[in-house]
Context: one part of a larger RNA
RNA sequence: GGCGUAUGGGGGAUGCCUAGGCUCUCAGAGGCGAAGAAGGACGUGAUAAGCUGCGAAAAGCUGCGGGGAUCGGCACAUACGAUGUGAUCCGCAGAUAUCCGAAUGGGGCAACCCACUAUACUGAAGGUAUAGUAUCCGUAAGGAGGCGAACCCGGAGAACUGAAACAUCUAAGUACCCGGAGGAAGAGAAAACAAAAGUGAUUGCGUUAGUAGUGGCGAGCGAACGCGCAUUAGCCCAAACCGGUGUUGUUACGGCAAUACCGGGGUUGUAGGACCACGACAUUGGAUGCUUUAUGAACUAGAACGCUUUGGAAAGAGCGACCGCAGAGGGUGACAGUCCCGUAUAGGUAAAGCGAGUUAUCCAUAGUGGUAUCCUGAGUAGUGCGGGGCACGUGAAACCCUGUAUGAAUCUGGCGGGACCAUCCGCUAAGGCUAAAUACUCCUGAGAGACCGAUAGUGAACCAGUACCGUGAGGGAAAGGUGAAAAGAACCCUGAAUAAGGGAGUGAAAGAGAACCUGAAACCAUACGCCUACAAGCGGUCGGAGCCCCAUUGGGGUGACGGCGUGCCUUUUGCAUAAUGAGCCUACGAGUUACCGUUUCUGGCCAGGUUAAGCACUUCAGGUGCGGAUCCGUAGCGAAAGCGAGUCUGAAUAGGGCGCAUAGUCAGUGGCGGUAGACGCGAAACCGUGUGAUCUACCCAUGGGCAGGGUGAAGCUGUGGUAACACACAGUGGAGGCCCGAACCGGUUGACGUUGAAAAGUCUUCGGAUGACCUGUGGGUAGGGGUGAAAGGCCAAUCAAACUCGGAAAUAGCUCGUACUCCCCGAAAUGCAUUUAGGUGCAGCGUACUGUUAGUUUUAUAGAGGUAGAGCUACUGAUUGGGUGCGGGGGCUUCACCGCCUACCAAUCCCUGACAAACUCCGAAUGCUAUAAAAUGUUGCAGUGCAGUGAGGGCAUGGGUGCUAAGGUCCAUGUCCGAGAGGGAAAGAACCCAGACCAUCAGCUAAGGUCCCCAAAUGUAUGCUAAGUUGAAUAAACGAGGUUGAACUGCUUUGACAGCUAGGAUGUUGGCUUGGAAGCAGCCAUUCAUUUAAAGAGUGCGUAACAGCUCACUAGUCGAGCGGUUCGGCAUGGAUAAUAAUCGGGCAUAAGCAUACUACCGAAGCUAUGGCAUCCGUUAGGAUGGGUAGGGGAGCAUUGUAGUGCCUUUGAAGGUGCAGCGCGAGCUGUGCUGGAGGAGCUACAAAAGAAAAUGUAGGCAUAAGUAACGAUAAUGCGGGCGAGAAACCCGCACUCCGAAAGACUAAGGUUUCCCCGGCUAUGCUAAUCAGCCGGGGGUUAGUCGGGACCUAAGGCGAACCCGAAGGGGGUAGUCGAUGGACAACGGGUUAAUAUUCCCGUACCCGCCCACGCUAAAAGUGACGGAGGCGUAUAUUUGGUGCGUGCUGACGGAAUAGCACGUUGAAGCCAGUGGUAACACGGCGAUAGUACACUAAGGCUUCGGCCGCGGUGAUAAUCCAGAGAAGCGACUUCCAAGAAAAGCGAGUGAGGCGGCCCGUACCGUAAACCGACACAGGUAGUUGGGAUGAGAAUUCUAAGGAGCUC
Repeated sequence: GGCGUAUGGGGGAUGCCUAGGCUCUCAGAGGCGAAGAAGGACGUGAUAAGCUGCGAAAAGCUGCGGGGAUCGGCACAUACGAUGUGAUCCGCAGAUAUCCGAAUGGGGCAACCCACUAUACUGAAGGUAUAGUAUCCGUAAGGAGGCGAACCCGGAGAACUGAAACAUCUAAGUACCCGGAGGAAGAGAAAACAAAAGUGAUUGCGUUAGUAGUGGCGAGCGAACGCGCAUUAGCCCAAACCGGUGUUGUUACGGCAAUACCGGGGUUGUAGGACCACGACAUUGGAUGCUUUAUGAACUAGAACGCUUUGGAAAGAGCGACCGCAGAGGGUGACAGUCCCGUAUAGGUAAAGCGAGUUAUCCAUAGUGGUAUCCUGAGUAGUGCGGGGCACGUGAAACCCUGUAUGAAUCUGGCGGGACCAUCCGCUAAGGCUAAAUACUCCUGAGAGACCGAUAGUGAACCAGUACCGUGAGGGAAAGGUGAAAAGAACCCUGAAUAAGGGAGUGAAAGAGAACCUGAAACCAUACGCCUACAAGCGGUCGGAGCCCCAUUGGGGUGACGGCGUGCCUUUUGCAUAAUGAGCCUACGAGUUACCGUUUCUGGCCAGGUUAAGCACUUCAGGUGCGGAUCCGUAGCGAAAGCGAGUCUGAAUAGGGCGCAUAGUCAGUGGCGGUAGACGCGAAACCGUGUGAUCUACCCAUGGGCAGGGUGAAGCUGUGGUAACACACAGUGGAGGCCCGAACCGGUUGACGUUGAAAAGUCUUCGGAUGACCUGUGGGUAGGGGUGAAAGGCCAAUCAAACUCGGAAAUAGCUCGUACUCCCCGAAAUGCAUUUAGGUGCAGCGUACUGUUAGUUUUAUAGAGGUAGAGCUACUGAUUGGGUGCGGGGGCUUCACCGCCUACCAAUCCCUGACAAACUCCGAAUGCUAUAAAAUGUUGCAGUGCAGUGAGGGCAUGGGUGCUAAGGUCCAUGUCCGAGAGGGAAAGAACCCAGACCAUCAGCUAAGGUCCCCAAAUGUAUGCUAAGUUGAAUAAACGAGGUUGAACUGCUUUGACAGCUAGGAUGUUGGCUUGGAAGCAGCCAUUCAUUUAAAGAGUGCGUAACAGCUCACUAGUCGAGCGGUUCGGCAUGGAUAAUAAUCGGGCAUAAGCAUACUACCGAAGCUAUGGCAUCCGUUAGGAUGGGUAGGGGAGCAUUGUAGUGCCUUUGAAGGUGCAGCGCGAGCUGUGCUGGAGGAGCUACAAAAGAAAAUGUAGGCAUAAGUAACGAUAAUGCGGGCGAGAAACCCGCACUCCGAAAGACUAAGGUUUCCCCGGCUAUGCUAAUCAGCCGGGGGUUAGUCGGGACCUAAGGCGAACCCGAAGGGGGUAGUCGAUGGACAACGGGUUAAUAUUCCCGUACCCGCCCACGCUAAAAGUGACGGAGGCGUAUAUUUGGUGCGUGCUGACGGAAUAGCACGUUGAAGCCAGUGGUAACACGGCGAUAGUACACUAAGGCUUCGGCCGCGGUGAUAAUCCAGAGAAGCGACUUCCAAGAAAAGCGAGUGAGGCGGCCCGUACCGUAAACCGACACAGGUAGUUGGGAUGAGAAUUCUAAGGAGCUC
C1' cells in the first nucleotide's frame, strides 16, 4: 500500500412531520382619499436593539355589550405594579392621531427650512399658542386632484415569428404606452333581419361550422341567418301648436314681427302628432316617510366510559357498557364518538337591515273619430378622391366610420333587402336614457383537493422583496424539526479559560445536550485478518496453493502462481482511440396537458345511434332525471338543371366511369397526426416602455494653478544718415500656441508584472509645461440618439448601436442530453423531386393485425436479345509496309498543242499487318420470359396502424474517371461490416472458417496448425535452398563460371580439359613511313615462304629503337572425362530514412521451400446430456431463439385514490448487515439501529425509474502542507503586563520622510474620536494590541461655514403658444455657488470640544428714547491677459546687547568661550510718513509665556520622571540683510474681458434682544473612490535651515514614521 471486517469522524441524503404555499367552490365586498389616503420617517416600554401595536392622550384613552381569574404582546429575566369596586381578553361605537407623502402658505436635496394674516399672552422688539393662507372647474352650493390586482371602453400602436427565403398577408389590433369609468363596463328598444313563410331591443351560452366565404386562392383568416337555452323592460326629448319674460326692429301706438330663454303640449311607420270634434278623470309604477321583519357580533347551553393489561406515558389490546339531529375536525405523554376544545341542534342582542305592509306627500303614465293645413332631428343623407372597420386583402363589393371636396328630399318624403335596375317586402336616419342574464378578484368569511411536503410548494413555512449586488432603472438568495414536559446538565476533575472534554445528575432514551429526530453516500481515520519489496496492471474474470475465521456434510475472508482480456457514453462508413462528455457522492433534471382528426380494442344500443347548453331534484356525488337544438348514418350519379338503384358521358338501348347487391353510432382506452412553447436545455439578434453624462466626449457658468532660468519682437530714445523718408548702430523695452526645466498634464523606450501590489500598474527613459494649457464646483446634450481636432473613438471596468425590464418559453431544417426488466421480429444509407444536397415528400426496404393464395429453387423445353469474344476485299471510321499510279505538283520540250521525265503528293484496286464505348458479315456464357415436373411450405400479394432509413464502408468481379495512381471517385453484380460474438491471420470493422437461447472439467471437425512459448508429428517419402533467403514488399530493368535439373551440341584412352617440363624458330629489322619503327606509333598486303612435333611478317608487357618477358601453337608428363548453347527450380547483386525492434530459440538428418501421404490438435460450427422461451402440431413431437434504427408483446418498481380484510410501542417507515426466492426489473424473512406510522390484494390516477446534457444545487476530494503572506526605509537590546511576547507598553541605540511619509481644510465617509473591559471571528502569521467585540462618555458660536441677503449657467414655472394622449416650450416670478455682501482676538482649560466653554479685551445689527435730515436718483458695486515698478509684512539670516546656565588636565582670572532664550493679538487713538494701499508710534499689557533656580506632592524598574506654588521679569520692543503673498499706481496687447443685492442713506446716552443647522474623528489615506487594512486615484492653504537660480538635488529642523509575518 491492496482486499475484508469492526468502530468512529465528516456530511445532511432518506423516512416521518408541518407552521407555509398552490388550485378551486360557495357567500360577502367591489374601493380608499383635502374630515388628508396608499405608503413611509421619527417617536412611544422601568430596563427595549428588532418585529408587532400605538401616536406627545403614543404595547395605549372613553362608552356600551360579552366574559369571570388572572394579567403587564413576540419574549421564558429582574424590579415594580394592575385585578371580584370585575382586570387582562373578545365584540361594537367613539376620542387622540407628530412629520413627510396628492401634500395644498412659500421653498426644498421627502420626513427639513422660512413666512404672512387674525386673535391671545407680555412693556417694545423678539418669542409662544390657536385658526387660516395652493391650483383648477362651478354664478353659487359644491366638486376635482392621488392611490389601488384583474375585468371594461376609448386614443395611439410594434417586432421576433409563420409563409420552410420574402414584399401583400401573418403574428395582431396582440405586447407596451396613454386617457377614462364602474361594480361591472360596453351594447340596447329597428331607417333590424328574413324571403313569398315569418321574427320582433340588447347581452351571454350551445349549435349552425371549420360550413358560406376570404386569401401572393399561399401560409392562413373565418362569419351570418336559423334553431335550443339564460335573462327579460321599456322609455324621454327636439319640432308643429298654445302661452310667458327679456331684447331688438317697426307701427296706423291697438299692436305686429324677429330673436333668446322659460312653461304647457307631444314622441311615431297597419305612420304618429299638432289642429278640429267627442268623451273620461281611470289604471299602473316609482321615491321619501312610518310600521313591521328574515337575517345579523362577541357569546351561552350542548349527549354518552369504566375496569384489567403492556408501557415512561393508553387514546393500543382484552372484557363489559353508553350517546347519537352530535361517528366533521383538532388536541391531550402511542391510534379517543363518550378526557379537553368543538360538532348537530337550540338560544342571544347593539349598530345595520333583504323583504313585507301602509297610507301621507310628491312624481310619472292612457282613449275614439275626422284629415284641408302644419310638424316629424342639414353642412345631415348621398356623391368624387384617400383611408379605416366589417370573416370579406378593391374585388362584381353592398353596409358602417370619415380626412378632403361637394351636397339633397320633406310623407305623393326617405333608407334597406351584398354591384346595379325593376317588382315586391321590411323599416323610419341625421337627439337621448335604460335593470337582468355576461367579465374579473387586490380583499373578507366558510370550506374543498387521487395538489406540494423544505433542492418540493410562492422568490419568501424562518423578522424576505430581507441580506447582498448595481450611479440608477433593476436584480435578488441561503436558512424548518431537542424533549411528553426544560426536567436545558447542581457539584467535581483536566485546562490559562466563560473554549473543549471527562465524571455526576435529569429523562423512557443524552449514541435526544442545545453545531440537538432519523442520520445514507462521497471523503478522512483507527484496530484486527489475509496479501504485498524482480513486479508492468481498463485491475476484472476463469483455475488455484497457502494462511485466517465460523464450523454440520459445509460456509466465509484473503489470493502466491497460471490462462484470457484495449473503460462507459455520444457521434460515426469506422473509435481503446491520441474524436465528444463526465473530479467523486447525494438530491433535482426531459414525449406532458387541452381541443380536433384518424385508427385498434372494449362496452351500450342498432337502420338507427347520440344528446349540447340549460333546467329540476338531491344523500352534494366527477349523482339521478328532464332537455332531440344539433351531429353522424340510412342513396347515389352529375359542373349543374336534374334524375334516381341507378346516374353521367353520348346520336345510342353501345361501351366506359362512379355507384347499388347495406352497418352504423355514442362513450371509454391504446397508437399516431394537427393547433397550441408541445421531449428538455441552448443563440447571435429584432421590437417596445424606461434608466443612465458621479466614468468619459463636447459645451455653459463661476473659481483656482503654472519653482526658477534663458532669448530679446514691435515700439520708444539717442547718434549717424536722407531733399524728406528709408536705412544703420547703440540703448531702452519686454513680445512669443519662443527655449531649458520642477509642480501639473501626458504616456516615447526598455525591463518587470501576466492565478499581478494593480481587471492597465511599477521602475527607467521620454513629450508638453503662458497655452488650441491643466484643474475644482455647479449645470446641459441619451441610444439609430448624443458627443467626437475622426481612432468607429467615447457615452459608468459594456459600444459597427449602452443598460434594464417586457413581447418571450422569439426562432434554431443545428449541437447536446433523454432515466426499469424480459420475450418475438428486424431495416436503410437506394430511385424520383426539391433555393435541394447533413432537411423534406412519395416510392423502396421493417413491424403488428386482417384477408387472400401465391412465391422461391432445380431440371427440361420453347423464346426474345447483340454484351464478352471475334472480325473488318461485311458497313462506318481509323491504319503499317509493298505493288499499281486516276489525278495533281515540279522539270524538260523556244510559246501553245502533243508529249517525255520525276528518290514529289497521291485516289481506286491488289497483297500484307493490325484498331474501335458511341463499327458489326458474326456471336456465346450468364441473366430475363413462358410452360411442365420435382423440392420447399407462407417465404408471395393486398389493405390498415406504426415506423426508421434516404452520410454508408471494405473486399471480389465487370466498367467509367484518374496516371490501367490512391485506404481516390462514380456506377453495376455479389458478399461481409454496418447491426455479428466465436476460431485463424502475432496484433487488425469488413481476408479465411463459422452465424453466439442457457448450462456441462463430454465427443467430432473447419480454417489454420502439430520443436518451445502454445493444444497437437522433433511424422513418413523424395528433392531444393546457404541467402538467416525463407521471415518487411515474392520490389524491377539489368547483371553474375552461385547452385541444381532438363534438352541439344562439340572434344575425349589414337589420351581430351586443367596443371607441370620443354619448344615457340628462319627469310627478316617484310615493305612503306620515319630521326628511329627491328612481330608490337601508323600505313600497305598473294600477312608470303622456309624449317618444323609446333611456332602469327605476331596475343600482350616492355625499349628512344633494339633487347627482354609472354601468348597463340606443339611435344612430353598425367589418366577420364572436358567444353559450348538454350530452357527451368532455388538462391545472388541491383536494395537508400530517420528509436535496437516486425515473436524468440533454431536452420545441412530444417522447426525453410516444393511434392505426396498418414495421424493428431483446433471454434460459441456439428454431436451428446439437462433446462428455459417462442411458433406449429390433437398427441407424440418438430422447428426456431446474434442484432443497431425501428415495430409488436408481457411484466417489475415509485407516489397517491377507492374498496377490502390486515400489521404496528410485545416496536411502523427509514438506515445498515445476513440468508433465501425469481430469467430479470425485483421480492421475502431475519439481527442491529430507529421511535410512529405502514404494507398486501383488486381496480384507478400519475410531477412514475438517471451515469453522461462543458446539466442545476449542496457536500467532499485532488493539486498540497505546494504557491503566496502586497514596495529591499531596518532593526537591535533592556525592562513591563501576561497562561503565552520578534510584532503591545516604557527606555536606550540605530534607520527613514522632511514641497512630506509634517500641519490645516473642502468633498466623501458616518462614530472610525476618548475611557474601561475582552480575544471566538476580523488583522494574509502571533497578539496581552487594534480602525475588531462589549459597555460607558464625547461635538457648546450674534462675529467661523450655511440659512433667515443677492444673483450666474441651469432648473421649475401662473400667463401664453404648440402637440393623438402622456407631454414639449415659456413671460412674470421662484429656486440655484463654484461668485458678490457681511461683525473676534489673545491666553487658559478636557481623557475626548473650542475664534464655540472660561478669563481679559473688542466689534456688528435690531428695539426703546431724543435730536436732525428727507430721498428719488446719479454714482458705486464692477471685474481680461502679460509685464516691470513701488510699497509692504509673514517669515528668515547675521551682528550687538541683555537674561539664564555650563566650561577650562594642573595653577589662576572673567572685560573669555559655548548653549538656549530674547515674545506680546484683535481693536481703539487727536500723532508721524505716504498719491494710495498701508506702515510706524501710543494704548491694549500690572495680560501671558520661554528659560533657569527653588519646591509641596506623586510615580519609579532606584537610573530617573512628572510637578502645585514661589523667585529671577520689566530679559531688545536694538541694528543690518534677504523677502513671497497682499496692496498701489502705471505700461502694453487684442481675443475687448458676469449679474444682482448691498453701499450711497445721520448722530447721541443708557438699557434690552440676537434664532435654526454644521462643529467628534479620518482626510495623498488602513476611516474617501478602487470587492481587500490594495505599491493606483483624490481640489485648495501652509511648507523652516545648509547647498543652490530654484518648490530641482543631497543632507537636515519641527513633526511624523520603521511600511502586520
Molecule: large-subunit ribosomal RNA, half A
Organism: Mangrovimonas yunxiaonensis